Transfer RNA from Ameiurus melas, 73 nucleotides, folded computationally. NCBI's taxonomy places the organism under Eukaryota, Gnathostomata, Teleostomi, Otophysi, Ameiurus. Rfam family: tRNA. About the family: Transfer RNA (tRNA) molecules are approximately 80 nucleotides in length.
[in-house]
């Protein structure tokens, strides 16, 4: 220098243009228990990596920057 995949909750992920963005683990409060774990219930916790464009409508589609993991030179 060229080309790919890749960024969604604290953590690993799903979701795939449509009306409130979700799951498991963590958390926090509650039943229970002598008391802890465990189980069961309930709750918080997201500017969907930045910006800009297509579109009635973008987490999604497209460009461009950032970070990140591989290939080629």
């Nucleotide at each position: 220098g060229g080309g790919c995949c890749u960024a969604u909750a604290g953590c690993u992920c799903a979701g795939u243009g449509g009306u409130u963005a979700g799951a498991g683990c963590a958390c926090u409060g509650g039943u229970c228990u002598c008391g802890u774990a465990a189980a069961c219930c309930a709750g918080a916790g997201g500017u969907c990596g930045u910006g800009a464009g297509c579109u009635c409508a973008a987490u999604c589609c497209u460009c461009a920057c950032u970070g990140g993991a591989g290939c080629c030179u």
Its mean pLDDT, the model's own confidence on a scale to 100, is 82.